RNA sequence: GACGAACGCUGGCGGCGUGCUUAACACAUGCAAGUCGAACGAGAAUCUGCGGAAAGAGGAUUCGUCCAAUUGAAGCAGAGGACAGUGGCGGACGGGUGAGUAACGCGUGAGGAACCUGCCUUUCAGAGGGGGACAACAGUUGGAAACGACUGCUAAUACCGCAUAACGCAUAAGAGUCGCAUGGCUCGUAUGCCAAAGAUUUAUCGCUGAAAGAUGGCCUCGCGUCUGAUUAGCUGGUUGGCGGGGUAACGGCCCACCAAGGCGACGAUCAGUAGCCGGACUGAGAGGUUGAACGGCCACAUUGGGACUGAGAUACGGCCCAGACUCCUACGGGAGGCAGCAGUGGGGAAUAUUGGGCAAUGGGGGCAACCCUGACCGAGCAACGCCGCGUGAGUGAAGAAGGUUUUCGGAUCGUAAAGCUCUGUUGUAAGAGAAGAACGUGUGUGAGAGUGGAAAGUUCACACAGUGACGGUAACUUACCAGAAAGGGACGGCUAACUACGUGCCAGCAGCCGCGGUAAUACGGAGGAUGCAAGCGUUAUCCGGAUUUAUUGGGUUUAAAGGGUGCGUAGGCUGUUCGACAAGUCAGCGGUGAAAGCCCGGCGCUUAACGCCGGAACUGCCAUUGAUACUGUCGAGCUGGAAUACGGAUGCCGUGGGAGGAAUGAGUAGUGUAGCGGUGAAAUGCAUAGAUAUUACUCAGAACACCGAUUGCGAAGGCAUCUCACGAAUCCGUCAUUGACGCUGAGGCACGAAAGCGUGGGGAUCAAACAGGAUUAGAUACCCUGGUAGUCCACGCAGUAAACGAUGAUAACUAACCGUCGGCGAUACACAGUCGGUGGCCAAGCGAAAGCGAUAAGUUAUCCACCUGGGGAGUACGUUCGCAAGAAUGAAACUCAAAGGAAUUGACGGGGGCCCGCACAAGCGGAGGAACAUGUGGUUUAAUUCGAUGAUACGCGAGGAACCUUACCCGGGCUCGAACGGCAGUUGAACGAUGCAGAGAUGCAAAGGUCCUACGGGACGACUGUCGAGGUGCUGCAUGGUUGUCGUCAGCUCGUGUCGUGAGAUGUUGGCUUAAGUGCCAUAACGAGCGCAACCCUUGUCGAUAGUUACCAACAGGCAAAGCUGGGGACUCUAUCGAGACUGCCACCGCAAGGUGAGAGGAAGGCGGGGAUGACGUCAAAUCAGCACGGCCCUUACGUCCGGGGCGACACACGUGUUACAAUGGUAGCUACAGAGGGAAGCCACCUGGUGACAGGGAGCAGAUCUCGAAAAGCUAUCUCAGUUCGGAUUGGAGUCUGCAACUCGACUCCAUGAAGCUGGAUUCGCUAGUAAUCGCGCAUCAGCCAUGGCGCGGUGAAUACGUUCCCGGGCCUUGUACACACCGCCCGUCAAGCCAUGAAAGCCGGGGGUGCCUGAAGUUCGUGACCGGAAGGAGCGACCUAGGGCAAAACUGGUAAUUGGGGCU
Repeated sequence: GACGAACGCUGGCGGCGUGCUUAACACAUGCAAGUCGAACGAGAAUCUGCGGAAAGAGGAUUCGUCCAAUUGAAGCAGAGGACAGUGGCGGACGGGUGAGUAACGCGUGAGGAACCUGCCUUUCAGAGGGGGACAACAGUUGGAAACGACUGCUAAUACCGCAUAACGCAUAAGAGUCGCAUGGCUCGUAUGCCAAAGAUUUAUCGCUGAAAGAUGGCCUCGCGUCUGAUUAGCUGGUUGGCGGGGUAACGGCCCACCAAGGCGACGAUCAGUAGCCGGACUGAGAGGUUGAACGGCCACAUUGGGACUGAGAUACGGCCCAGACUCCUACGGGAGGCAGCAGUGGGGAAUAUUGGGCAAUGGGGGCAACCCUGACCGAGCAACGCCGCGUGAGUGAAGAAGGUUUUCGGAUCGUAAAGCUCUGUUGUAAGAGAAGAACGUGUGUGAGAGUGGAAAGUUCACACAGUGACGGUAACUUACCAGAAAGGGACGGCUAACUACGUGCCAGCAGCCGCGGUAAUACGGAGGAUGCAAGCGUUAUCCGGAUUUAUUGGGUUUAAAGGGUGCGUAGGCUGUUCGACAAGUCAGCGGUGAAAGCCCGGCGCUUAACGCCGGAACUGCCAUUGAUACUGUCGAGCUGGAAUACGGAUGCCGUGGGAGGAAUGAGUAGUGUAGCGGUGAAAUGCAUAGAUAUUACUCAGAACACCGAUUGCGAAGGCAUCUCACGAAUCCGUCAUUGACGCUGAGGCACGAAAGCGUGGGGAUCAAACAGGAUUAGAUACCCUGGUAGUCCACGCAGUAAACGAUGAUAACUAACCGUCGGCGAUACACAGUCGGUGGCCAAGCGAAAGCGAUAAGUUAUCCACCUGGGGAGUACGUUCGCAAGAAUGAAACUCAAAGGAAUUGACGGGGGCCCGCACAAGCGGAGGAACAUGUGGUUUAAUUCGAUGAUACGCGAGGAACCUUACCCGGGCUCGAACGGCAGUUGAACGAUGCAGAGAUGCAAAGGUCCUACGGGACGACUGUCGAGGUGCUGCAUGGUUGUCGUCAGCUCGUGUCGUGAGAUGUUGGCUUAAGUGCCAUAACGAGCGCAACCCUUGUCGAUAGUUACCAACAGGCAAAGCUGGGGACUCUAUCGAGACUGCCACCGCAAGGUGAGAGGAAGGCGGGGAUGACGUCAAAUCAGCACGGCCCUUACGUCCGGGGCGACACACGUGUUACAAUGGUAGCUACAGAGGGAAGCCACCUGGUGACAGGGAGCAGAUCUCGAAAAGCUAUCUCAGUUCGGAUUGGAGUCUGCAACUCGACUCCAUGAAGCUGGAUUCGCUAGUAAUCGCGCAUCAGCCAUGGCGCGGUGAAUACGUUCCCGGGCCUUGUACACACCGCCCGUCAAGCCAUGAAAGCCGGGGGUGCCUGAAGUUCGUGACCGGAAGGAGCGACCUAGGGCAAAACUGGUAAUUGGGGCU
């Protein structure tokens, strides 16, 4: 895009179309084929005439009856024409369906010299004269009915003879002419044979024979027409002939005889599926799919068979028989066939009215009127499709209300609505109202023919009349009202259209990718926006996109795909020259290619859809006439392809025979002694019965070291000691011979490693299976000791390999360079050339890239093979081969959305290379054991608030938890609230000593206090109300900021350029060097940025300047002593500015960068030491409880105040520390030298008291001035190895201090007590120099302090580093990768469980087709025919064939099945 559609939601109108795709299932009811009286007999109702039976109002009456209007029977005649019959024509058309059919069925084009054709047209000729029946009808009669039977009568355009008879037919000869053959046509001769029908209003309609036409049909042929080879052979009237029969006609169509053929790999046979075409849909086309509606052909009519009639049927609404089914029945027997139009049931997702009319078109009959017509025309139902129209138009900003949203300002729905103005398509009502109607016919007039002349009739012309189902419909006019008329889908990407809410991997969505786990543009509803619109979506199907079956127009090294290799059949393709032909090919012309449809141009419905007219097209097929380049065929040549000959050369080429040495194992003998062997280490094993080792001799089998190579040979597999024989091949040279003999190669044949199989040998080594020993959690393995098939030979089978160059064969062409093997070039240690091999590297080109690149994967040509997503599966079934193992061929169901290739960047590796780091090693000191401190886990609890959890949590947030802090728990209170702002109102200064109650918060009472003012009010406060509050509640996975870690590791990137299809690469790699991506050199890169380094601070040396509170050398004064004082500016120091260090110099190494040196100089030497400084990023790392912030949640509480408790619990486990275990020590005494800091609610000199913590006095100092303040070390003495004069926990008692308050729960002091612990398992941490270790001092927080913590300061002051193998971490390069959440990755198989499809399976149940035997209806044909008939002929009987039925055995193909096999998904 399309659709005969269906389903969901919705639905105003009209036009034109379309409407059982399923059960060719079954059908109630009605209708769908009749007509002709101008062929015929008979003839009802009815009418007319004649007729007049009978009745008879009324009148008359002698009452007997008479007259009589009127009604009018029988019968006769005429008209009329129903129903039925004879006869004619039509029921073979029209209408339906697609079951069957793979076929001359269909399409297309030919042929019929092998044919038929009613009605129609034309022409010629004719129609004379007879006959006998049968229906109807009547009578009798059978049956329930359907339907008959018998007897009798009768007509015809029904039937049958006779006559006539050709341009007819048959037979027999003849002549002419034509044709591709059989043969056709024409002419003429002879013989024989065959016809008719009448009707009527007299003019027509019919009838018969013949010839021709038209139309319709029949037969034959070429070409085309689905799938399967897991269907390979099929065929007996089969193929052909001769002769018959039959037919309209040819023909094995049928029959007798004869022959043995015919079809098939160019796909027979079999199986499955299917009506075919014009066309339709799609597509750029080529194609693919399809065959509804309309048209052509075919087939069928309940299933199967059969004929009859007829011009035509093997007959949808005819007949006979058989089967199934349904119905009627009196049970004896009958009837029926909607795949005609409606309609019913059923099936189904699904498909309409038991309607009107013959007015039109068409058909049948008829002279005609007319009749019939479910063909048809029109209506009804259905948005089923296409097309058209409408649901209003203009104006309208207060941008209304309302909805949604919001950053609260607004935005949006939105000129949308309302309002005002207008229109009236459609709708409703009323009015008027078509075209489709032309004929034919009737009436009238005129003319013609006809007739002796007329009439009627007939032909023609004119006029008039009449005929409409649809339908009072379409179109038209008028009136009325914006009134009655919009939905469905979708809004993550593809794909136009986005927000808020709800939900929370739930509910759900989904075409593919995929959404949903608390901020969902993807679910649900909502607002909005979007694309369509009386429809919109979904589903099914087809084509397209899909170059994804590739003719146009694909591929096969690695993605799927080259056969393991050769020979060769069919087939395909085939060098060069000339000639001929014209099959292919090309051109012209002719026929055909139906109409409709498509396309183009017009025209008609208001437009369109739709319809009409014209054109083009229908790319095809056939015939004909030409052309001859190419292909082809035929003929004649050529030598270049190919082959042969001669000469030379080569080789691990093949087969068979012979020979050889080394090694191995074994045997015998000797020597010799205790081990050998084996492994990572061992053990099993061998060995004192003498091994291993060694010497000599002997035997066996197998394989052939060195040479040896990117070597050589072979078709491939493969081939290696030497030698002989046989065989084959290749190359080169000569250019002698043949003259295209060639290439490829489906099937076929042959060869074909290893393993394997069979038979027979052989058996040294090695070695599946097996045994033992090890290893291991296990070890049915890897390792070791043994060891059987096998390995070897002969013959046979097997026929596969990563049979690989993962690259089929052949031929030609297309730059270079470097090797090598075999020839040639007379000769050669040289050199270039050439032919044939074998290699390397590259150009163009190719390729997805990797790569290939004259040995192509380049450019061409020919042929073969193979591929078409992954799995299932090279499986199952079937078949072939095989002794078996198995091989070959080779699916499907089901399942997934991928599988795969090449390359890229990372990450990773029990890969490689280089390098670094207290990473290891070398050392020093610790932790892990003890006690205590502290943090964490766990447990407990009313609560033990919360967070941090490998490294990168655990003396962490916390640099100070008794109350407070505090977030937790219990209890008691408050609700504009503990703090703050705005507004309104009320009120008052504010404030409030003090008292009472209470645990307190708080409540009550209350002395006092009394602002400013312009008198309007204002400031301030309290109270009430309100808008904002408040939350350490949740989410660190919504965030900002900050931080940890890799890591102070040397990396991370960019611009331009270049390379690559691209991801990306290059730069940034390489060599050297460095602490360093630090530099140098090289270089398709050149530069740059963030990092490194440097700049900054501090420390180490010197100088300059300055000199108080610091300093004191020289001068002076002075004390008990002291820079104490005057002074000084030298020194130290303080604090500001400078200098200094740069591999600068020297030597050596190096191109350079740089390195090395106990070098010189220097305070310092190669970054001098330390600090600050932390690239791109990683860990969804940490923190919502520091702060900020989105969203969510609470609002008399999850807010807030208060009292008390808890954060301090304690069977336990871990981390970090302190103190120790002692003599490098403890204790006591004596005695020097620091640095950096702090100090006012503070540091506190000094004095006094106290054993002491401390207390009471008290000077100085907001500090280089006063103070903390004393250092520890050191020296001397003592202790003498012990649970101690070590160690100090724990506990008792007494105190001090801080503080509202030390019970839970502070620190300190004194006295007393005196626990564990004697150097710490596995394991583990820190440190490379002023470092470790050790010693003390200070500060922050702080009322005090649980500080042994943290941050700083100085004193004393080591040991060791061979080195980079290993552990850990990191950097660069490289390599492999199936990893990318990135190895804490990915992933394999069994088992367990559920589901699904499938194979096998004892069996069971079907289906279609064929075969054999038996039986055999109707019917054609044949035979017979004693019966019937005058005869023709017929009844009857028989034979052949056959539908159907029965029996039987097999093959094919389905379904199902206990059980069982594997497979897929979870």